[in-house]
């Protein structure tokens, strides 16, 4: 710099539940584990969702894209 997740070492949490925030989408926190090779971050493009409809706002585990990084192989 590409590839993979057979091994190791570890990591992250879908759905549900309880609590708190919030008009809401949806977030945090703890419990849980479908899954995940970036299922770490980041709203830049589209895409879906939400409202109090505007120079708002959700979602990165929807798709691209941008950056970073653990272990193996190969150059």
């Nucleotide at each position: 710099u590409c590839a993979g997740a057979a091994a190791a070492a570890g990591c992250c949490a879908a759905a549900u539940u309880c609590g708190c925030c919030g008009c809401g989408a949806g977030g945090c926190g703890a419990a849980g584990a479908c899954g995940g090779a970036a299922a770490g971050c980041c709203a830049c493009g589209g895409g879906u969702c939400u409202c109090a409809a505007g120079c708002a706002g959700a979602c990165a585990g929807c798709c691209g894209g941008g950056u970073u990084a653990c272990c193996u192989g190969a150059a």

A computed fold for a 75-nucleotide RNA from a Desulfobacteraceae bacterium, annotated as c-di-GMP-I-GGC riboswitch aptamer.
Its Rfam family is "c-di-GMP-I-GGC riboswitch aptamer". Gene Ontology term of the family: cyclic-di-GMP binding.
The organism belongs to Desulfobacteraceae, within Bacteria.
It was read from a public genome assembly, where an Rfam model found it.